[in-house]
RNA sequence: GGGCCCGUAGCUUAAUUGGUAGAGCGCCUGUGUUGCAUACAGGAGGUUGUCGGUUCGAGUCCGAUCGGGUCCA
Numbered sequence: 001g002g003g004c005c006c007g008u009a010g011c012u013u014a015a016u017u018g019g020u021a022g023a024g025c026g027c028c029u030g031u032g033u034u035g036c037a038u039a040c041a042g043g044a045g046g047u048u049g050u051c052g053g054u055u056c057g058a059g060u061c062c063g064a065u066c067g068g069g070u071c072c073a
Stems, first nucleotide, its partner, number of pairs: 001072007010025004019056001027043005049065005
């Protein structure tokens, strides 16, 4: 320098041929307990790595770029 794969909540990840971004764990509150944990109920937390393009509409399609992994030179 070139090819391929990955990037979504604090962590692990889902999302059908483009149509309201969800789950588990964790965190917070409440019930319950002498108290803690378990259990149950509720809640917060995401500009989907970044920028741009296509489209009525993009996590998804296209281009560039950044980071990580891998292969070739």
This is a predicted structure of a 73-nucleotide RNA (transfer RNA) from a bacterium.
The coordinates come from a structure-prediction model, not an experiment, and the mean pLDDT is 80.
It matches the Rfam family "tRNA". By type it is a transfer RNA. Rfam's curators write: Transfer RNA (tRNA) molecules are approximately 80 nucleotides in length.